[in-house]
Context: one part of a larger RNA
RNA sequence: UGACGGGGACCCGCACAAGCAGCGGAGCGUGUGGUUUAAUUCGUUGCUACACGAAGAACCUUACCUGGGUUUGACAUACUGGUUGUAGAGAACUGAAAAGGGACCGACCCUUCGGGGAGCCAGUACAGGUGUUGCAUGGCUGUCGUCAGCUCGUGUCGUGAGAUGUUCGGUUAAGUCCGCUAACGAGCGCAACCCUCGUCGUAUGUUACAUGUGUCAUACGAGACUGCCGGUAAAAAGCCGGAGGAAGGUGAGGAUGAUGUCAAGUCAGCAUGACCUUUAUGUCCAGGGCUACACACACGCUACAAUGGUCUGUACAAUGGGUAGCCAAGCCGCGAGGCGGAGCCAAUCCUGAAAGCAGGCCUCAGUUCGGAUUGCAGUCUGCAACUCGACUGCAUGAAGUAGGAGUUGCUAGUAACCGCAGGUCAGCUAUACUGCGGUGAAUACGUUCCCGGGUCUUGUACA
Numbered sequence: 001u002g003a004c005g006g007g008g009a010c011c012c013g014c015a016c017a018a019g020c021a022g023c024g025g026a027g028c029g030u031g032u033g034g035u036u037u038a039a040u041u042c043g044u045u046g047c048u049a050c051a052c053g054a055a056g057a058a059c060c061u062u063a064c065c066u067g068g069g070u071u072u073g074a075c076a077u078a079c080u081g082g083u084u085g086u087a088g089a090g091a092a093c094u095g096a097a098a099a100g101g102g103a104c105c106g107a108c109c110c111u112u113c114g115g116g117g118a119g120c121c122a123g124u125a126c127a128g129g130u131g132u133u134g135c136a137u138g139g140c141u142g143u144c145g146u147c148a149g150c151u152c153g154u155g156u157c158g159u160g161a162g163a164u165g166u167u168c169g170g171u172u173a174a175g176u177c178c179g180c181u182a183a184c185g186a187g188c189g190c191a192a193c194c195c196u197c198g199u200c201g202u203a204u205g206u207u208a209c210a211u212g213u214g215u216c217a218u219a220c221g222a223g224a225c226u227g228c229c230g231g232u233a234a235a236a237a238g239c240c241g242g243a244g245g246a247a248g249g250u251g252a253g254g255a256u257g258a259u260g261u262c263a264a265g266u267c268a269g270c271a272u273g274a275c276c277u278u279u280a281u282g283u284c285c286a287g288g289g290c291u292a293c294a295c296a297c298a299c300g301c302u303a304c305a306a307u308g309g310u311c312u313g314u315a316c317a318a319u320g321g322g323u324a325g326c327c328a329a330g331c332c333g334c335g336a337g338g339c340g341g342a343g344c345c346a347a348u349c350c351u352g353a354a355a356g357c358a359g360g361c362c363u364c365a366g367u368u369c370g371g372a373u374u375g376c377a378g379u380c381u382g383c384a385a386c387u388c389g390a391c392u393g394c395a396u397g398a399a400g401u402a403g404g405a406g407u408u409g410c411u412a413g414u415a416a417c418c419g420c421a422g423g424u425c426a427g428c429u430a431u432a433c434u435g436c437g438g439u440g441a442a443u444a445c446g447u448u449c450c451c452g453g454g455u456c457u458u459g460u461a462c463a
Stems, first nucleotide, its partner, number of pairs: 001463002003460003007457007015447002019410005026302008034293002042053002064288007073126001077125007088105001093100002108117003128277002131275003137271002139266003142262001144260001149188006155164003168179003194254004199222007225248001228242005304403001308362007320351003325344002330339003369400001374395007416439007
């Protein structure tokens, strides 16, 4: 000087407390461990792994296994030699395919017509590797933490390591600002500048709309600064209350992540050193596997019902996506869906919101709750749904009657409840993720305690 303390003082955070909804029990979905397997590819493992890489494993993907091929190679560059019925295309036949095989066809550019180039064949250098090492690395990322810290120049003090500044008194979300001060200044952070939302004005107006002091959309500007008043304070920074205002003290949200920590994560996104491999650890193909199942954990979905279930009628969104696409009306089918063909490269066309509201039934039961599981019959995508897809109809109707110890999220348009859209994508195991709107709470006395963090101080046999 740090680090640590079941030392002290002060402060902060959904950290506790006060509340609301959950998880932990059940069934199912997904991930992980374990076990199994020819293979169940690999990575990730306290917080900071476990709906994570994967924004989508039937083939492909695919890296794994089994079997079948191939060896200058699926891909690149260079050199040498060869080849002109050459490159390409490829029928019969063999094969699971890859591939083998080779009938019939059959080119291009330059040219001094000798040939040269491209291609192909052979050979040599080499290619290739999702093989190893993230403890050789770059880049990127997580975390402490959007915490308020981390430093420097000159000066001063100290033999020196270093200290001071950055401490102290107030204050703040903040090393924010004020005051004091052997310090005076400065940098990276904080804040502001950026984007979205909320109010107003101006301009413009297609495809939006009520046909015009206007909704909506787009662009530009205004507005909020403790500016004004009162109190308080050292009459400093500031704090408390009020007015006006759409908005008040950071208006709300986002983007933005200092010096560093964890030899944190990633050689399988990419790049890359070294090592290993080269008739195989490369490469092509078929089938299988990644989907196994006594079990354990994690994240979710659906419920256990009457603030409910079901039937009929009826109302109101926003974000988005669309040409190998979105698909209207109409017709057929109980339905998934089929036929059909209008419109739309979109403020133009397509894409039923649900909870809600009105009425009827159910009357506390393993039920008109709950929907797992299973049987049969179908639809769709796709070469192909056996391993292993989704959806529909009929039948079946399991566990579950509120979940032990423990544990998670959330302070306002938030939690909770409700649906909608998108990416990935032929299809989908999405209940995931990323967004969008609709309905819309409760509680916070307080900082003693738990967890994490910051500042000062103290102890130390630690560095």
Small-subunit ribosomal RNA, 3' major domain from an uncultured bacterium, 463 nucleotides, folded computationally. The RNAcentral record of the full RNA draws on ENA and SILVA.